[in-house]
RNA sequence: GCCCUCGUAGUUCAGUGGAAAGAAUAGGAGCCUUCUAAGCUCUAGACGUAGGUUCGAUUCCUACCGAGGGCA
Numbered sequence: 001g002c003c004c005u006c007g008u009a010g011u012u013c014a015g016u017g018g019a020a021a022g023a024a025u026a027g028g029a030g031c032c033u034u035c036u037a038a039g040c041u042c043u044a045g046a047c048g049u050a051g052g053u054u055c056g057a058u059u060c061c062u063a064c065c066g067a068g069g070g071c072a
Stems, first nucleotide, its partner, number of pairs: 001071007010025004018055001027043005048064005
């Protein structure tokens, strides 16, 4: 330099053109317990950036940024 894959919550992952974008774990509050842990209930939290297509984009396209891999 070229090609491929990926980027969603603090972390690990789902999701897929239209419903309030989910789960686990971590965080906060409460219940329980003599206390802690465990358990139960509730709660806050995210689509890398900028454009384009579309009635509608997290999803499709382009560029850029970042991560990983392959070739040279």
Transfer RNA from a Patescibacteria group bacterium, 72 nucleotides, folded computationally. Its Rfam family is "tRNA". The family's RNA type in Rfam is transfer RNA. The prediction has a mean pLDDT of 80.